The RNA shown here (transfer RNA) has 72 nucleotides and comes from an uncultured Pseudomonadota bacterium. Model confidence (mean pLDDT): 83 of 100. It matches the Rfam family "tRNA". Its family is annotated with triplet codon-amino acid adaptor activity in the Gene Ontology.
[in-house]
RNA sequence: AGGCGCGUAGCUCAGUGGAAGAGCACUACCUUGACACGGUAGGGGUCGGCGGUUCAAUCCCGCCCGCGCCUA
Numbered sequence: 001a002g003g004c005g006c007g008u009a010g011c012u013c014a015g016u017g018g019a020a021g022a023g024c025a026c027u028a029c030c031u032u033g034a035c036a037c038g039g040u041a042g043g044g045g046u047c048g049g050c051g052g053u054u055c056a057a058u059c060c061c062g063c064c065c066g067c068g069c070c071u072a
Stems, first nucleotide, its partner, number of pairs: 001071007010024004018055001026042005048064005
């Protein structure tokens, strides 16, 4: 320098056009003498950035940034 893949909640990851979810974690309550486990409820997201396509973009296209792998 070129090619490929990835970037979504604190962490690990779903979601392939129609108002973004799960598990774990966190908070409150129930339960216990207390803790743990368990149960119920809740909070938390500029979907890496900027443009474009579209009535509508996490999703499609371009560029850039970051990480990983490959080639030179």